This is a predicted structure of a 74-nucleotide RNA (transfer RNA) from Paenarthrobacter sp. YJN-5. Model confidence (mean pLDDT): 83 of 100. Its Rfam family is "tRNA". Its family is annotated with triplet codon-amino acid adaptor activity in the Gene Ontology. Rfam's curators write: Transfer RNA (tRNA) molecules are approximately 80 nucleotides in length. Taxonomically the source falls in Paenarthrobacter (Bacteria, Actinomycetota, Micrococcales, Micrococcaceae).
């Protein structure tokens, strides 16, 4: 050099099939509650969606390239 799956918030994951507000859980920050701490309610902040282009009103979905990880084969 072949095949084949993954890359999405600090974690681990969903959402691509069939484009059309980017969510879930634990994490974390405020706050309630508690004599306090956990548990538990209620609110919040974190995303150029691995990178480059292309098609499209409209791309995390689609097509191309590249790039890094894991398996298989040889």
């Nucleotide at each position: 050099c072949g095949c084949a799956g993954a890359g999405u918030a600090g974690a681990g994951c969903a959402g691509c099939u069939u484009g059309g507000u980017a969510g879930c859980u634990c994490g974390u920050c405020g706050g309630g509650u508690u004599c306090a701490u956990a548990c538990c309610c209620c609110g919040g902040a974190g995303g150029u969606c691995g990178c480059c282009g292309g098609u499209u009103c409209a791309a995390a979905u689609c097509c191309g390239g590249c790039c890094u990880c894991u398996g298989c084969a040889a």